[in-house]
Predicted 3D model of a 380-nucleotide RNA (Bacterial RNase P class A) from Cellulomonas sp. URHB0016.
The model forms 97% of the base pairs in the Rfam consensus.
The organism belongs to Cellulomonas, within Bacteria.
Its Rfam family is "Bacterial RNase P class A". Gene Ontology terms of the family: dimeric ribonuclease P complex, ribonuclease P activity and tRNA processing. Rfam describes the family as follows. Ribonuclease P (RNase P) is a ubiquitous endoribonuclease, found in archaea, bacteria and eukarya as well as chloroplasts and mitochondria.
The sequence is in RNAcentral, with records from ENA.
Model confidence (mean pLDDT): 76 of 100.
RNA sequence: UGAGUCAGUCAGGCGGCCGCGUCGGACCUCCGGGUCCGCCGAGGAACGUCCGGGCUCCGUAGGGCAGGGUGGUGGGUAACACCCACCCGGGGUGACCCGCGGGACAGUGCCACAGAGAACAGACCGCCUUCCCGGUCCGCCGGGGAGGUAAGGGUGAAACGGUGGUGUAAGAGACCACCAGCGUGCCGGGCGACCGGUGCGGCUCGGUAAACCCCACCCGGAGCAAGGCCAGACAGGGAGCGUUCGAGGGCUGCCCGCCCGAGCUCCCGGGUAGGCCGCUGGAGGCGUGCGGCAACGUACGUCGUAGAGGGAUGGCCGCCACCCGCGCACGGGGUGACCCAGCGCGGGGACAGAACCCGGCGUAUCGACUGACUCAUCCG
Numbered sequence: 001u002g003a004g005u006c007a008g009u010c011a012g013g014c015g016g017c018c019g020c021g022u023c024g025g026a027c028c029u030c031c032g033g034g035u036c037c038g039c040c041g042a043g044g045a046a047c048g049u050c051c052g053g054g055c056u057c058c059g060u061a062g063g064g065c066a067g068g069g070u071g072g073u074g075g076g077u078a079a080c081a082c083c084c085a086c087c088c089g090g091g092g093u094g095a096c097c098c099g100c101g102g103g104a105c106a107g108u109g110c111c112a113c114a115g116a117g118a119a120c121a122g123a124c125c126g127c128c129u130u131c132c133c134g135g136u137c138c139g140c141c142g143g144g145g146a147g148g149u150a151a152g153g154g155u156g157a158a159a160c161g162g163u164g165g166u167g168u169a170a171g172a173g174a175c176c177a178c179c180a181g182c183g184u185g186c187c188g189g190g191c192g193a194c195c196g197g198u199g200c201g202g203c204u205c206g207g208u209a210a211a212c213c214c215c216a217c218c219c220g221g222a223g224c225a226a227g228g229c230c231a232g233a234c235a236g237g238g239a240g241c242g243u244u245c246g247a248g249g250g251c252u253g254c255c256c257g258c259c260c261g262a263g264c265u266c267c268c269g270g271g272u273a274g275g276c277c278g279c280u281g282g283a284g285g286c287g288u289g290c291g292g293c294a295a296c297g298u299a300c301g302u303c304g305u306a307g308a309g310g311g312a313u314g315g316c317c318g319c320c321a322c323c324c325g326c327g328c329a330c331g332g333g334g335u336g337a338c339c340c341a342g343c344g345c346g347g348g349g350a351c352a353g354a355a356c357c358c359g360g361c362g363u364a365u366c367g368a369c370u371g372a373c374u375c376a377u378c379c380g
Stems, first nucleotide, its partner, number of pairs: 001376010012320007020041002023038006043351001047362002050360005055223004062256004067219005072086005087101001088099004102214002107212002109208003124153002126149010161179006180204001182201008227277004236268006248260004284303008322348007331340003
């Protein structure tokens, strides 16, 4: 210098004019509100609402069934499907990245197409033995039948371990050596997942659990239109069921069981729908010290004004800064590879937007910058 990997920061500033919303003050008012002044007024994702919690209300003696979620190990956290570290597997020359990562010798199901055969395998071609027929230059060749064979060919994502040898009519873990895999014993390391070494065994027992299922652990329901307070309106009538021969209701999925229990349902008619709280200071941000590899924890200091009617937070212009393109000048620095800078013109600034509040994840985003690291090349 080029190409990358990871982590993080920012998402323009100032001024003028016009405009919007809450709140406070002054004035006006036909009491509905209006005018002026002042303070404050979105984000890294406020978004999707996919997880987890706080908060609120309802419910909760107990037992059983069903349902949902999570899934390597150890930590972090209020909690999580999140984060950190490590393990295993895969990818990359590398920095590093990816994994929906328990169990398929508890059971059941499924495995398209191709192929002879797809899960206690399978003879299509080939190879070997033997019998029959035909031919013969007597070496054998061709056709057919019976049997053996999984070494070779072919199909497939996958064909029941691999290489070499012994063996055999031809072959085969049939046997042997080494390797891979599985099971199992011992030694060593690690909190653990697991890793390293060594011995033995049968010789090899396919995949799929985001298929049922099994194992371990976890799980009440509804949501701020939750919920609470104040104010305020009305007019009753009819029908059915029921009061121990018990309607109806609760245990918010169901059953057992338990409990409450005198009202409940439908139709016609009438009426209210206004204000306040909840509401923003919370598992909060930043800095420093300490503990920890880290996520994070802890102590001290410091900072702090969205809270709406589900409605506001915007637009134009100018200057400056930044980035890109083109043109003009050829300046400065360095031993060098190379680096930095000036002037003019034109262009650019995205995605999006609070509504009870937090922690995550996912998705969108013009671009700019910072730090650490990797690979290649060049210079001294």